Notes: A computed fold for a 134-nucleotide RNA from Chlorobium sp., annotated as SAM riboswitch aptamer (S box leader).

Parts: sequence; C1' cells; structure tokens
RNA sequence: UGGUCAUCAAGAAAGGUGGAGGGAAUAGACCCGUUGAAACCUUGACAACCGAUUCCGUCCUUGACGGAACACGGUGCCGCAUUCUACUUCCACAAGUCUGUACCAAGAAGGUCAGACAGGAAGAAAGAUGAGUG
Repeated sequence: UGGUCAUCAAGAAAGGUGGAGGGAAUAGACCCGUUGAAACCUUGACAACCGAUUCCGUCCUUGACGGAACACGGUGCCGCAUUCUACUUCCACAAGUCUGUACCAAGAAGGUCAGACAGGAAGAAAGAUGAGUG
C1' cells in the first nucleotide's frame, strides 16, 4: 500500500502534561471545547475480533464445527448512530414551510395549482476495527 471476509444505533473515564482546537476527508447542518480541544503519559474500565483455557452440543471423534464462560496473551475501544445529510431505488407525498410576470379574487386576506424542501425503509459509496492474504 492493494484486494477479500466479518462487524459498525450496544458498551465503557479519571488523573497528569499540554494550551486551541475537535467530531476522518469535501460541503451543509448539529454539537463538543479556556468549567480546558487535539496530542502524549499513567491508571482504570468496556468489549469479545484473533489466540489460549474451561464447559456444553453435533459429527465423518488423535479432530472439526457450533454455542457458552472467562478476560490470561495480541489488537481494538471509552461524547453524539461511523453525530446526521449528500448518490441510487422504493414507500409516503395528508398536514407543514418557502417560492411563483400561474389561476380565483377590484385589492388585501384567503383559497387553488405547480415546483422545491422537509419524512420512512433498503442499498451503494467513503471510512473505522479485526482476521487473514498479495
């Protein structure tokens, strides 16, 4: 650094150093942050991907597969759904907001119509983590 497979709405923070940013990237939104961001260190937790161990089940029984426990080893992780949206498809399109040399109306108000936005689901893309591979 490329591709493959699996998972990604669950879960879990204190202290020290630091001193203005941060939530991957682009845009928008929404948030976090001098009551101290990022980063680093220490400790603690969370979780259970890989390995180890123990137990249970099945089978083609020196073992394989599946499940459970534990948290010992290797990782990971500890605001917000991967913070949300963006692309595609489907559903919905009642009510709402905005727009209109549109229509009704003398005009306003109001109504009608059209368009846009806003809603839900699935998928894609991108990304993260693990396992194994080139």